[in-house]
RNA sequence: AAAGUUCGCCAGGCAGCCGCUGUGCGCGGAGGGUACGUGCAUGGAGGAAAGUCCGGGCCCCAUAGAGCAGGAUGCCGGCUAACGGCCGGGCGUCGUGAGGCGACGGAAAGUGCAACAGAGAACAGACCGCCCAAGCCCGAAAGGGACGGCAAGGGUGAAACGGCGAGGUAAGAGCUCACCGCCUUCGCGGCAACGCGAAGGGCACGGCAAACCCCAUCCGGGGCAAGGCCAAAUAGGCCAGCAAUCGCGCGGCUCGCGCGGCUGGCGGGUAGGCUGCUCGAGCGGCGCGGCAACGCGUCGCCCAGAUGAAUGGCUGCCGGGCGGCGCAAGCCGCCUUACAGAACCCGGCUUAUCGGCGGACUUUCCUU
Numbered sequence: 001a002a003a004g005u006u007c008g009c010c011a012g013g014c015a016g017c018c019g020c021u022g023u024g025c026g027c028g029g030a031g032g033g034u035a036c037g038u039g040c041a042u043g044g045a046g047g048a049a050a051g052u053c054c055g056g057g058c059c060c061c062a063u064a065g066a067g068c069a070g071g072a073u074g075c076c077g078g079c080u081a082a083c084g085g086c087c088g089g090g091c092g093u094c095g096u097g098a099g100g101c102g103a104c105g106g107a108a109a110g111u112g113c114a115a116c117a118g119a120g121a122a123c124a125g126a127c128c129g130c131c132c133a134a135g136c137c138c139g140a141a142a143g144g145g146a147c148g149g150c151a152a153g154g155g156u157g158a159a160a161c162g163g164c165g166a167g168g169u170a171a172g173a174g175c176u177c178a179c180c181g182c183c184u185u186c187g188c189g190g191c192a193a194c195g196c197g198a199a200g201g202g203c204a205c206g207g208c209a210a211a212c213c214c215c216a217u218c219c220g221g222g223g224c225a226a227g228g229c230c231a232a233a234u235a236g237g238c239c240a241g242c243a244a245u246c247g248c249g250c251g252g253c254u255c256g257c258g259c260g261g262c263u264g265g266c267g268g269g270u271a272g273g274c275u276g277c278u279c280g281a282g283c284g285g286c287g288c289g290g291c292a293a294c295g296c297g298u299c300g301c302c303c304a305g306a307u308g309a310a311u312g313g314c315u316g317c318c319g320g321g322c323g324g325c326g327c328a329a330g331c332c333g334c335c336u337u338a339c340a341g342a343a344c345c346c347g348g349c350u351u352a353u354c355g356g357c358g359g360a361c362u363u364u365c366c367u368u
Base pairs, nucleotide, nucleotide: 001364002363003362004361005360006359007358008357009356010355012318013317014316015315016314017313018312020044021043022042023041024040025039026038027037028036046339050350051349053348054347055346056345057344058223059222060221061220070219071218072217073216074215075089076088077087078086079085090104091102092101093100094099105214106213110212111211112208113207127154128153129150130149131148136145137144138143162180163179165177166176167175181203182201183200184199185198186197187196188195189194227275228274229273230272237266238265239264240263241262242261246260247259248258249257250256282301283300284299285298286297287296288295289294319336320335321334322333323332324331325330
């Protein structure tokens, strides 16, 4: 210098004018420190506010305990309120590398699956092929053949019943041996996952559990339209009182009872309003512990609470980007943009995103 890897950050700034909305104060204002209006001061979106995929706080309902069913998670250690998240480590895999990615427990409990191709797909198999040593047949012999032996080589496949080399043999074969893999036992290191080493075993135990299943851990349900409070109009309900007289019903009559009327009271619910509501696992600085995630201490700060739902618009300057001209200094023109918009709160994950900045590291090349 060029290519890359990884971690973190920003998401234009200032001023003026005009608006919207929360809060405080003042004034006006219906009886009123109310509603409402008005003036001043002050606060007013995000890194994802998004998807609502996980986890928690908070609230209501349910609940003796345990189990079944169902779901989620799944190497080890740590962090945390908790997590399916994060940090560190192990193993596997991809990359020259910095690094990336991994549902990464169990297949010698059981059941099941493996298309096509292929002779054969699990306690298998002989298509091509190799051999025919011994015994048998033909032959005088060489040799040929049958019975038979083999699985090295070829071929099929995602996968062919350890790999590879040597010995061995008629040809072969863990048949034997070395190395590698695997299994068993032991030693050492590590909290552990795991790693390193030694001895023994001739290989038995193939793959798939994002197939059923088994094992371990966790999980009651619903959500701020939760929940709490105040509370019209209208129509029901209950209670009390009033109504000599009336109407209807109790098959005709009397008494009695019930319903219908009026007044008052009570209670539940609806509209509407208030609350929940934003001071919180909060944010920033410094110090300490820890590789880190994170924790502890201390100082400072208050940072949106709307509800048909505010958070916006215009202008100027500065800054930034792009293009053109120019050897250069510079000049001119254009743009100022992406994704997106809080709705109870918080921790994550995932997805979207114009442009820019910084730290650490890798590879290659050049110069000294």